RNA sequence: CUUUACAAAGGCAAACUUACCUAAAGGUAAGGACGCAAAGCUAUGGAUCUAACGGAUUUUCCUAUGAUUGCCAAGCUGCUAAGU
Numbered sequence: 001c002u003u004u005a006c007a008a009a010g011g012c013a014a015a016c017u018u019a020c021c022u023a024a025a026g027g028u029a030a031g032g033a034c035g036c037a038a039a040g041c042u043a044u045g046g047a048u049c050u051a052a053c054g055g056a057u058u059u060u061c062c063u064a065u066g067a068u069u070g071c072c073a074a075g076c077u078g079c080u081a082a083g084u
Base pairs, nucleotide, nucleotide: 001083002082003081011036012035016031017030018029019028020027021026034070040076041075042074044073045072046071047068048067049066054062055061056060
C1' cells in the first nucleotide's frame, strides 16, 4: 500500500416499545438486535424526506435555512489476518 465478517479480540445497533424534544421529517436516552470490515468522524457533492417561515394559479402546489452518514460517493482516522 492492497485485500479481508473464514477465525480471534472487540465494536456499532435496524425494526419495534417507553419517555422527552420538534411544525414535520427526524433526533436524544433506556430496552432490543435486522444487520455492518469502518454501521467510526465530517452535511462537502448527488439523491431522498419534511414544509414551520415565505410564495402562488389557494384546502392544493412550489420552496431549506431543517433532516437522512445504516442511500450513493468524497475527505480524514482505525483493529485483526494475509499478500506485496

c-di-GMP-I-GGC riboswitch aptamer from a Clostridia bacterium, 84 nucleotides, folded computationally. Rfam family: c-di-GMP-I-GGC riboswitch aptamer. Its family is annotated with cyclic-di-GMP binding in the Gene Ontology.